[in-house]
RNA sequence: GGCGAUAACGGCAAACCCAUCGCAAGGUGGGGGCGCAAAGCCAUGACUCCCUUCCUUCGGGGAGCGUCAGGCUACCGAAU
Numbered sequence: 001g002g003c004g005a006u007a008a009c010g011g012c013a014a015a016c017c018c019a020u021c022g023c024a025a026g027g028u029g030g031g032g033g034c035g036c037a038a039a040g041c042c043a044u045g046a047c048u049c050c051c052u053u054c055c056u057u058c059g060g061g062g063a064g065c066g067u068c069a070g071g072c073u074a075c076c077g078a079a080u
Base pairs, nucleotide, nucleotide: 003077004076011036012035016031017030018029019028020027021026034066040072041071042070044069045068046067047064048063049062050061051060052059
C1' cells in the first nucleotide's frame, strides 16, 4: 500500500413521527434505528426525481454523493 474480524475506540443514521423552511423534489433541528468501513467531503460523468419554457423535443433552474463511477481526505489492525 492492498485488504476488511461477530475485534477495540468511536462515528454516521433509512423508514416513520414532531417542529420548521421550500411551489415541489427536498433541506434543517429533535425523537428513532434500517443499515453503513468512507453512509466523511466534492454535483465532475452517468442516473433518478422536482419546478419551469414549449404543441412536443430542445432549453432554463433546482434536489439526491444512503444510486453507480471518478477525485480528495481519514480512525483501527485479526486473517490474507